[in-house]
RNA sequence: CGAGGGGCAAAAGCGCUUGGCCCUUCCCCAGGGUGACGAGGAGGCGGGUUGUCGAAAGUUUCAGCGGAUACCGCCAGGGCGCAAUCACCGUCCUUAUUGUUCCCUCUUCCAAAUAAAGUGAGGCUCAAAACUGGGCGGUAACGACCAGCACAAAAGCCGCACUGUGAUCCCAG
Numbered sequence: 001c002g003a004g005g006g007g008c009a010a011a012a013g014c015g016c017u018u019g020g021c022c023c024u025u026c027c028c029c030a031g032g033g034u035g036a037c038g039a040g041g042a043g044g045c046g047g048g049u050u051g052u053c054g055a056a057a058g059u060u061u062c063a064g065c066g067g068a069u070a071c072c073g074c075c076a077g078g079g080c081g082c083a084a085u086c087a088c089c090g091u092c093c094u095u096a097u098u099g100u101u102c103c104c105u106c107u108u109c110c111a112a113a114u115a116a117a118g119u120g121a122g123g124c125u126c127a128a129a130a131c132u133g134g135g136c137g138g139u140a141a142c143g144a145c146c147a148g149c150a151c152a153a154a155a156g157c158c159g160c161a162c163u164g165u166g167a168u169c170c171c172a173g
Stems, first nucleotide, its partner, number of pairs: 002106005007100004014066004019062001020034005037054003043075005076094006084168005117163004122158003131148004136143002
């Protein structure tokens, strides 16, 4: 220098606009603006868009199109379901891509290393918009930025309780 593995991180409330609404003194034309606030989430193939969770607003985060890590099925290794073995059933985990001031190994070989059942209640756990202030761009509708400042749910983590079928075996785990 490089390679492999692990850790950590990134990534779709994402993109678009022809409807609606708004702006360009009035009308038309034309042009422009608006059109989801974060949390969460990635094995492959196929399916799939009414695809998890709350916040704000109460008006448009409406309506429409496309897409996405949801979900379903299959594929192969493993875990859990109260001694053990086997089978089934149920259910869960692992795997893609990119990056690297981290760790390990190495130009042979070997080894190491992650996670994992359901239900229930309990505990833990720093969101952002919004709002306030500031100035910048734009004729405007509006846009992005800086500073301050609170409040979620799901998920996750911790321990507790309960919990499949059949056969064998066994001594009550």